[in-house]
RNA sequence: GGCCUGAUAGUGAAAUGGAAAUCACACCCGGCUUCUACCCGGGGAGUCCGGGUUCGAAUCCUGGUUGGGCCA
Repeated sequence: GGCCUGAUAGUGAAAUGGAAAUCACACCCGGCUUCUACCCGGGGAGUCCGGGUUCGAAUCCUGGUUGGGCCA
């Protein structure tokens, strides 16, 4: 330098182009308990950044940033 691939909540993962972005753990509040833990109920928090396509984008296209891999 070229090519392939990943980036979604604090962490780890889901999500045919259809909208309410889901789950587990963690966190916060409450219940239970003498207290803690377990268990039960509730809550906050997210699509790496810009542009485009589309009625509609986490998803497709494009330019970046960054992680991984292959070739030279």